[in-house]
Parts: sequence; C1' cells; structure tokens
RNA sequence: ACGACCCCGCCGGGAGAGCGCGGCAAGAGGGCCGCCGCCGAAGGAGCAAUCGCGCCCCGCGAACUCUCAGGCAGACGGACCGGCGGGGCCGC
Repeated sequence: ACGACCCCGCCGGGAGAGCGCGGCAAGAGGGCCGCCGCCGAAGGAGCAAUCGCGCCCCGCGAACUCUCAGGCAGACGGACCGGCGGGGCCGC
C1' cells in the first nucleotide's frame, strides 16, 4: 500500500400507521392537554411463540415478540444499505 472487522463523522437512499374527535390558545394546515384507534426500523424490555447460532432439554442473539418510550399530512427523526474521510485492530 491492500484486505477484513469495529468506532466516529459527512453525503445519498430509507418503510409503517387517523390530515381522527374534543378542549385551550392562536395572524399561521404551527403548539399543548385529554380520549379512542393504529404503527415498529431510534432507544428500551423479553425469550412465552418463531427463526438463527452454540459448549445443547440449557444459553446467546434477532429485522422475532411486547409497545414503556417514540411515531401515525409535511419537516425532524429513522433500523438498515451504499459511497467518502478519519481512527483502532488483525491479516498480508
């Protein structure tokens, strides 16, 4: 130098679900509160089901499950994917 993995930053892509009802406030399709109905791909929780892995009647993990949180016009956010840069570590 190159390659794999991990972390950080930048750029691009990125789904789902009521523009719900009532009240407050209000110049504003912008805010807050309550109620009902929903979503799962920040985070969180759980292995009861499903799936995967393992040292295998148990353990671990998940895009699985649950929705605490978050979200259900737009914006913001958004797991994950791609590209670029920096750092760490291993190989060569």
The RNA shown here (Glycine riboswitch aptamer) has 92 nucleotides and comes from Pseudoroseicyclus tamaricis. Model confidence (mean pLDDT): 80 of 100. The source organism's lineage runs through Bacteria, Alphaproteobacteria, Rhodobacterales, Paracoccaceae and Pseudoroseicyclus. It was read from a public genome assembly, where an Rfam model found it.